[in-house]
RNA sequence: AUGAAGAGUUUGAUCCUGGCUCAGGACGAACGCUGGCGGCGUGCCUAAUGCAUGCAAGUCGCACGGAUCAUCCCUUCGGGGAUGGUGAGUGGCGCACGGCUGAGGAACACGUGGGAAUGUGCCCAAGGGUGGGGGAUAACGUGCCGAAAGGCGUGCUAAUCCCGCAUACGCUGCGCAAGCAGGAAAGUCGCAAGGCGCCCCUGGAGCAGCCCGCGACCCAUCAGGUAGUUGGGGGGGUAAUGGCCUCCCAAGCCAUUGACGGGUAGCUGGUCUGAGAGGACAGACAGCCAGACUGGGACUGAGACACGGCCCAGACUCCUACGGGAGGCAGCAGCAAGGAAUUUUCGGCAAUGGGCGCAAGCCUGACCGAGCAACGCCGCGUGGAGGAUGACGGCCUUCGGGUUGUAAACUCCUUUUCUGGGGGACGAAACUGACGGUACCCCAGGAAGAAGCCCCGGCUAACUCUGUGCCAGCAGCCGCGGUAAGACAGAGGGGGCAAGCGUUGUCCGGAGUUACUGGGCGUAAAGCGUCCGCAGGCGGUACCCUACGUGGAGUGUGAAAGCGCCGGGCUUAACCCGGCGAGGCCAUUGCAAACGGGGGCACUCGAGGGCGGCAGAGGAGUGGGGAAUUGCCGGUGUAGUGGUGAAAUGCGUAGAGAUCGGCAGGAACACCAAAGGGGAAGCCACCACUCUGGGCCGCACCUGACGCUCAGGGACGAAAGCGUGGGGAGCGAACCGGAUUAGAUACCCGGGUAGUCCACGCCGUAAACGAUGGAUGCUCGGCAUCUGGGACGAGACCCGUCCUGGGCGCCUCAGCUGACGCCAGAAGCAUCCCGCCUGGGAACUACGAGCGCAAGCUUAAAACUCAAAGGAAUUGACGGGGGCCCGCACAAGCAGCGGAGCGUGUGGUUUAAUUCGACGCAACACGCAGCACCUUACCCAGACUGGACAUGCACCUGCACGGGUCGGAAACGGCUCAGCCUUCGAGGGUGGUGCACAGAUGCUGCAUGGCUGUCGUCAGCUCGUGUCGUGAGAUGUUGGGUUAAGUCCCGCAACGAGCGCAACCCCUGCGACCAGUUAUUUGUGUCUGGUCGGACAGCCCUUCGGGGAGGAAGGCGGGGAUGACGUCAAGUCCGCAUGGCUCUUACGUCUGGGGCCACACACACGCUACAAUGGUCGCCGCAAUGCGCAGCCACCGGGUAACCGGGCGCUAAUCGCCAAGGGCGACCUCAGUGCAGAUCGGGGGCUGCAACUCGCCCCCGUGAAGGCGGAGUUGCUAGUAACCGCGUAUCAGCGAUGGCGCGGUGAAUACGUACCCGGGCCUUGUACACACCGCCCGUCACGUCAUGGGAGUGGUCAACGCCUGAAGUCCGUGGGCUAACCUUUCGGGGAGGCAGCGGCCAGAGGGUGGGGGGCGCGACUGGGACGAAGUCGUAACAAGGUAGCCGUACCGGAAGGUGCGGCUGGAUCACCUCCUUU
Repeated sequence: AUGAAGAGUUUGAUCCUGGCUCAGGACGAACGCUGGCGGCGUGCCUAAUGCAUGCAAGUCGCACGGAUCAUCCCUUCGGGGAUGGUGAGUGGCGCACGGCUGAGGAACACGUGGGAAUGUGCCCAAGGGUGGGGGAUAACGUGCCGAAAGGCGUGCUAAUCCCGCAUACGCUGCGCAAGCAGGAAAGUCGCAAGGCGCCCCUGGAGCAGCCCGCGACCCAUCAGGUAGUUGGGGGGGUAAUGGCCUCCCAAGCCAUUGACGGGUAGCUGGUCUGAGAGGACAGACAGCCAGACUGGGACUGAGACACGGCCCAGACUCCUACGGGAGGCAGCAGCAAGGAAUUUUCGGCAAUGGGCGCAAGCCUGACCGAGCAACGCCGCGUGGAGGAUGACGGCCUUCGGGUUGUAAACUCCUUUUCUGGGGGACGAAACUGACGGUACCCCAGGAAGAAGCCCCGGCUAACUCUGUGCCAGCAGCCGCGGUAAGACAGAGGGGGCAAGCGUUGUCCGGAGUUACUGGGCGUAAAGCGUCCGCAGGCGGUACCCUACGUGGAGUGUGAAAGCGCCGGGCUUAACCCGGCGAGGCCAUUGCAAACGGGGGCACUCGAGGGCGGCAGAGGAGUGGGGAAUUGCCGGUGUAGUGGUGAAAUGCGUAGAGAUCGGCAGGAACACCAAAGGGGAAGCCACCACUCUGGGCCGCACCUGACGCUCAGGGACGAAAGCGUGGGGAGCGAACCGGAUUAGAUACCCGGGUAGUCCACGCCGUAAACGAUGGAUGCUCGGCAUCUGGGACGAGACCCGUCCUGGGCGCCUCAGCUGACGCCAGAAGCAUCCCGCCUGGGAACUACGAGCGCAAGCUUAAAACUCAAAGGAAUUGACGGGGGCCCGCACAAGCAGCGGAGCGUGUGGUUUAAUUCGACGCAACACGCAGCACCUUACCCAGACUGGACAUGCACCUGCACGGGUCGGAAACGGCUCAGCCUUCGAGGGUGGUGCACAGAUGCUGCAUGGCUGUCGUCAGCUCGUGUCGUGAGAUGUUGGGUUAAGUCCCGCAACGAGCGCAACCCCUGCGACCAGUUAUUUGUGUCUGGUCGGACAGCCCUUCGGGGAGGAAGGCGGGGAUGACGUCAAGUCCGCAUGGCUCUUACGUCUGGGGCCACACACACGCUACAAUGGUCGCCGCAAUGCGCAGCCACCGGGUAACCGGGCGCUAAUCGCCAAGGGCGACCUCAGUGCAGAUCGGGGGCUGCAACUCGCCCCCGUGAAGGCGGAGUUGCUAGUAACCGCGUAUCAGCGAUGGCGCGGUGAAUACGUACCCGGGCCUUGUACACACCGCCCGUCACGUCAUGGGAGUGGUCAACGCCUGAAGUCCGUGGGCUAACCUUUCGGGGAGGCAGCGGCCAGAGGGUGGGGGGCGCGACUGGGACGAAGUCGUAACAAGGUAGCCGUACCGGAAGGUGCGGCUGGAUCACCUCCUUU
């Protein structure tokens, strides 16, 4: 010393940058819902808008005249006197305080500290005085005017009213002084003492006026301002200084340390916040200022330019007899209005304070109190204890229960508060209490009257159900809601706070997000394009002085309140009281002298100079040179040339191109040449000469801090562009043509003008970049290179090594960095100065200003809008990026498909229905391994209802089932017959009724399980530990080899491991052994079953790979099964299961019939063909897998045949189904045929209840398209393709040409990996991450919003010029009027004053004029922002398909294109150089 917290949100993820948002505190608040009590505070923030009514400043009879009332006394009854009170008036004091408000004001207004040229009533202290005269006037009387307000004439009167005279310590004036001159007064009360006053003067206190330093708002898109302006002299004015005013003189004064102008604002003590520094605010209380309807003015006075005074002008309101008057709540209440919003027309002077008064006292909306308002702060209560069958009810539920919840009920207790009654204050020392019968105390009653609000997705504490279905709605940010919503709404439950709780608004905080404390600028926003340089800032070494800064100390001040601490008073607290403390960039006095400043003196290392050298495309000018392009002339020569991806336009038979010679002209300078050199930057390149700037090295001779930086300012400043005049070879915006293309205002090609070049003058911008300001110092190394100096080597040259400077580069330690990276030329460690940044867009914009001939440049916003925009790096994905490598991927082959007919599936169409699903690969001979009925889910019709089907309960029933018969299409219904068991109770079964329930191929595959497809049998996907990285993550898994393989080997910050690969399993190929029947038979072999051997082994060279021998088989022998982490919201709710939703005499169930078989078309998968390698006929011969009793069926018979009738065998290695291609022979001879078989006609067979819609088979007849198939496309690498048949599941039968299997015959080709497709690994770029089917740009169209320009238009503000000009001060005049003083002959005159009039300056206001500032509206117009699904294109991101971008110019619907110069913030390949490692 008491004090410092963060979170959400950019991404697939990460770190950083950065904005937005939240949690806290506060309030003069308001709004919503709710509301018991008390205390203390607070209460028009808006219209300084307008105000009805009442009150808010009077008082003094001890200043005075006097009216009147009461009492008493006297009375001539008219009245008089005394005392007390009151109205009006003269006079005095007060009214300049108190109270209100915050408009104005950016100023000596305020704060703070000082200063000198001042005033001062009442108050305090001191001194002196108070003598003697005079005059008027209100009231009042009277006359008169006016509606009123009010006024006029005349007559009388008093004073503490007014005026002279006298006196004058001190005062004032003059004067050096002496002195001279001038100027006062009021009395009243009291019997008195005496009191209160009065006059002059001095001092004081308090108060007021004036001056100064310093402090405290925003805009520079306000940069120059100023004529009384700055100073001086004279004068005026004031209480007083002063240009405050006036005359004269001078020409100053203020300003980037921000004048002038504009905007805003009362300032402060303090209040809120904050750890603090700071930021914001200025309500209540307190100090100061300013204002009083608006503007101006003076009067009175001690004090005012005067809130409840005056005059004038203006606006407004009111009265009026229309002539004229009255008014000013920003005092207290109150009203209206405005507004989200702010109180009683209360009580009292009892207290405190104020005015007057000798006093009593009066006045006091100051004040003290009460009232209203949860507006704030503080305190209290709405009960306490016990009470489990954990009641009822509610909600949830997995139906068991859980929760609300000791909560309630119930029992006992208490009484704060409340109600009623009683007592009853302090505040006052005495008379005196509005508050108030209040606070407080006592008694009685009775749990009695007293709980709400917000929230519950994350931040943020608190979860479920229902409803809703991108609707309704929520939302502070992120975001929720599209049928299972903890985010909407309701409910139950929960959390938080509590007489409040939320919301809105505002401020501070968090925000280190303006960074003084305490930030940054290579790539995130941010280094001026570069240099020079004034002001300013900063500045080397030694000594001395000073004391401005600086640091202590003392003193003064920093009002009170507030704040902190201590203590005290209200029952506590809030609140209040007392004491102490704290608080300044303040003033002053003194001290210190290190550091900074100042002064002095000295120094040399900073800086500069001198002398001697050196390198260089540094700059300017002049002259010269060769190569090449182009053009022209001439020669040779002939048909093309040129150009491209390919072409064409173009040029060329009038002779091009090619080639040779000559000539002309312009621009640029190959090689050298380099990571090279020079320059401040832009930039600079042939050679020579002239002029000229800078740099470096050596010597240590000179100067002696002369330095660094630099706001403004100045100069230079690529390309493009502009002006004038030249020049013009090549190139080449625009433009023209040719191509390309959907288009092609482009990319490519042919032409081509400005321009490019020169001179002079402008422009002033670039990715003007190292995206890195300048200067100085310090901090490890290595290499290369340019250029000096020195040393060494035999060393003069060359060369090498070492040392030491100055440049240009690369790598790197420490350090730094968010990372990338930087690393002595820092982005490291420090100092100084400058510039710049503060979310993205709007916007390198608008307006304004400056500059420019123009183009334009510089400076530079806001509204509005978004929750981000960004940087670096990571993992993926992708690329019309790269490398390596696979696959029937291509290529090489063989056979096909696409054409025909037919079969099947699908789309479409049709239909009463054509049930449903599947949709690129990965739907389409798929679910369907069997649609005539059934199936069947669809349609039509007829029926049934607790159901065709399951379980349970209760009750009833001799009833089920079956046969017959009738109706009917059947289902079904009616009638009837027979019949099981028994212990006769009943049970089982069945039927009926009722209750729980059944049922659904109804929906959701995007709620799911399970299963499946696919990438893909691809070689990958991960983990543990360790290590690296802030982190995402990396490493391992990359690399060199190798493999079919993440297969293996080697290497390696990795070492291991898992899921995959391979192997283990099955079939097959070789052998051995055992067993074996149904094989004709003993045996053998084939064979069947089993066991085993054999080869991923081993042998030789060898790490792996590779090669060789033996062998049936080698380097995985062939085939199968096996499918990693995952992807596709892939498929399936119609296989099954299942959440939710829906239907329930129907979306369920049954039945008949129909449909799923439709047919103008389209596609997919197949079959059969188009024929002679064939077809037809005859003869011959050979399989395997399988299957068979409601079956396979030998064999015999019938039939042309399908098949039928018999019938042996077989429950099957026993019997059966059982081959075709092929071989041999014959015919056919190239024809729509003796090919092909569709279609149609006829006749039969079989299955089945039933073949019409709609089955299969046989025979006879019929004999279509089709002559090998466009673009395109499929399969296959060996026992494979192709060709040939056979079997089987399903199945009554079959629409099977399909699926799954089986064997027979049995090829061709692979050079190879450039290309298409798919995939793996590494790497690279990325603005992609829903991941390229991505992202994204601009015009156009529509809607909404804000905004710029705009012919103009409307009102507004402040100046200026001119005209006019009230009141008023001052000056002049003053013929009218005039008491005091003087004079007088008493008529008057004089002095002085007043009215009136005139006037200067000034002057509010009014009028007018031209400008200026800002605001509103504005036809039309410009761009901008935003808005689920609009149009055109494709510019950018991957080499984005023409690398992109910057400046500029031209052009184009648009993005944009092109030219010139520049940048890398360009991919890729190659070359060069270098680095690291070996």